[in-house]
Context: one part of a larger RNA
Formats: sequence, C1' cells, structure tokens
RNA sequence: CUGGGCGUAAAGCGCACGUAGGCUGUUAUGUAAGUCAGGGGUGAAAGCCCACGGCUCAACCGUGGAACUGCCCUUGAUACUGCACGACUUGAAUCCGGGAGAGGGUGGCGGAAUUCCAGGUGUAGGAGUGAAAUCCGUAGAUAUCUGGAGGAACAUCAGUGGCGAAGGCGGCCACCUGGACCGGUAUUGACGCUGAGGUGCGAAAGCGUGGGGAGCAAACAGGAUUAGAUACCCUGGUAGUCCACGCCGUAAACGAUAGAUGCUAGAUGUCGGGAUGUAUGUCUCGUGUUUGUAGUCAACGCGUUAAGCAUCCCCCCUGGGGAGUACGUUCGCAGGGCUGAAACUC
Repeated sequence: CUGGGCGUAAAGCGCACGUAGGCUGUUAUGUAAGUCAGGGGUGAAAGCCCACGGCUCAACCGUGGAACUGCCCUUGAUACUGCACGACUUGAAUCCGGGAGAGGGUGGCGGAAUUCCAGGUGUAGGAGUGAAAUCCGUAGAUAUCUGGAGGAACAUCAGUGGCGAAGGCGGCCACCUGGACCGGUAUUGACGCUGAGGUGCGAAAGCGUGGGGAGCAAACAGGAUUAGAUACCCUGGUAGUCCACGCCGUAAACGAUAGAUGCUAGAUGUCGGGAUGUAUGUCUCGUGUUUGUAGUCAACGCGUUAAGCAUCCCCCCUGGGGAGUACGUUCGCAGGGCUGAAACUC
C1' cells in the first nucleotide's frame, strides 16, 4: 500500500446548504498529456540471483550472465481518461395550467374548561385516600345562578391521515412566504452527484434582560406510609412551563439504517393528481402502510421506501475497563459543548 466493515455485535455526523476536492449522460472531429507498443540511451562498481571456475571443502575470491521493476529521447497506436471546438436530449433546471397540505412567519378573532373576584340562592359540610390526616368551611365553604378578570391549551373532526431537511407542526380568519406533486412537453442544453473545512437550522431542560403567570409543577413545607422513607400516596407550593430579544447546541436528535443514480416477482390498498365514448371499473405518475418471491443475512429479519444487484462521494469503526475521563487548544455568561489520549488492568 492492498484487502474488511457500519439495522441489533465496535461503527451513519441530529439535519440541511455549500467551498476545495473526488466522480460525472449521448455523439462527431481534432490533439496525443495520461495510457499502450517498437527502437535507442542511461540505470557506476561491489552486493543479491544464476552458471562455471580458484583456494583439499566451506566461508572467501574470480569470470560470465541475468537483474537493476526506474528515468530520458524517439517512432507509432487512439479504445478509454484528459484537453480543444461543435452537436444532442434521456439527467438537471426553467416556463405555462392546476389541485392538496397541523410547512414557516406576523396580526386579529372565537368558544368550552380550570382558577380568582363581586353579587344572589342556600346550609354544614367539602376536599382527599387503600384507609387517613395535613388542608378549606358558620368571618358562610362545597353546590347552584348572574356578571367580571386573566393566562394557557385548542375536545369532537382525527385517520399504521397530511406537511416539513431534520428538530417538529393541530381552533378560526387575513396578510407575507418556502417546498413537493400532477398535466402540457414550450425553453436552456450536462448547467449534474457528493461534499474535508465552513455556514445555517436544531426537542426538552438550562442561562441573560424585560414582561406575564390561570392550570400544572423540580426545589421546599406539612400530612400519611414505613423499622427508617431525604420516595412512591395526599394537601400546599417557588423556579419553570407562556411572550419578546439574545445565548446554549445537546437527546434512545431512532428507521438505532448517510446521500445520489440505475436495475431486480407479486398481493394489499392509503393520500394527492391525471387519462378514459362516464366506470363500484381499468390504466398511469407521485406518496404512505401491511404482506411476500428471488436474493441476502450469524440469526432476527430486510425484501422496488432493500438490510437484494451495481456505481460515485462523504462520515465513522478496529477487544472490555480506565474514559467520552485527563491534558492542551477552542467555543460558551455559566452549566458545560466540540476535539480527545496514556499509564495501568482483565
């Protein structure tokens, strides 16, 4: 250097955009750098290797050969790669016409419920549990009716439904805005794929400043339980949960399965479109679920949404512990994050 792997054994970056780089459709012509072939020069000697020979043998030595896998020059070849100049349309993108969607952002509006406040009715309980007690209530609670305040979340619809790159997204309306899909096949003509660094997004919790605070609820207090009970159960309850702006950058961030392209039996039938002399049908494009053939796998299983058959590019793995620790750099207000060992030990 080559050779192996990454669903569950160690191993896919949480996700995307994208720089360098790597790789890159069909076709004509030219060139001949890579590539291939012939010839020439060089590749010192010694050594290694082969043959023969000289010291009685051997080590050692001598002669010859081979080798020196390389470099340079030159003459050619042109399939592939490169380069140059054209052409093409199937990859990619654009255009036109459509329908679907909890995709994102901002503003406004709505009803149910909880809590609280005021008032009416009304009287002795209520609440809670396995059972209780703490707790609330004759200063009138619970219940019930009327009015009001405020915050948060949006029952039913609701669906192995939909949308989004992932995180995630669910009342209604308006505005701003992203993407996908179908049909037309009009335009450009390889404009593509991946992507070290880099940049952005990124649940919950947490942090900073200022608001807000109904319910819930770490911490905390009390009551129980218990041998004890720093818990499970109960009554309270503060951060927080909510909003704005700024940080944090992590999760079993999971499909524990990176992305792109092509190929490879069926069955089922979801969602969004389209086609059809109009159909509960059939066909088709995209999408999601279940099952399953070949194949594959250590097995489980996967199986056109591959973990099958191939190509391209990136990340990552190399026994368990020590350890995602120490040290150093770097990022962060901090908590801490990223990077990331060794001794020793089994």
Predicted 3D model of a 346-nucleotide part of an RNA (small-subunit ribosomal RNA, central domain) from an uncultured bacterium. The RNAcentral record of the full RNA draws on ENA, Greengenes and SILVA. Model confidence (mean pLDDT): 88 of 100.